[in-house]
């Protein structure tokens, strides 16, 4: 430098349960393992997905309020590509 085996050392932990933060998506802790060779980090790298309290627009409603839509703003790195960093092993 290249590669990642039905192997080895070590690691992470989906769904689900529970506690907690949040309006929500979702985050964090514990349990738990579907999987993962970067399932380590970056959402201020690009695409994509998701949420959208308050406010806005529209409709309905006697009213309180209800529903729909777009959005500010958020979330996801275990959706894809990209960037940064790195363990072990094999090989050169």
């Nucleotide at each position: 430098g290249a590669c990642g085996a039905u192997a080895a050392a070590g690691g992470c932990a989906a769904a689900c349960u529970u506690c907690u933060c949040g309006a929500a998506a979702g985050g964090g802790g514990a349990g738990g393992a579907c999987g993962c060779a970067a399932a380590g980090c970056c959402a201020u790298c690009g695409g994509g997905a998701c949420u959208a309290a308050c406010g806005c627009u529209c409709a309905c409603u006697u009213a309180g309020g209800u529903g729909a839509g777009a959005u500010a703003a958020g979330u996801c790195a275990g959706c894809c590509g990209g960037g940064c960093u790195g363990c072990c092993g094999u090989u050169u």

A computed fold for a 92-nucleotide RNA from an Armatimonadota bacterium, annotated as c-di-GMP-I-GGC riboswitch aptamer. The source organism's lineage runs through Bacteria, Bacillati and Armatimonadota. Rfam family: c-di-GMP-I-GGC riboswitch aptamer. Its family is annotated with cyclic-di-GMP binding in the Gene Ontology.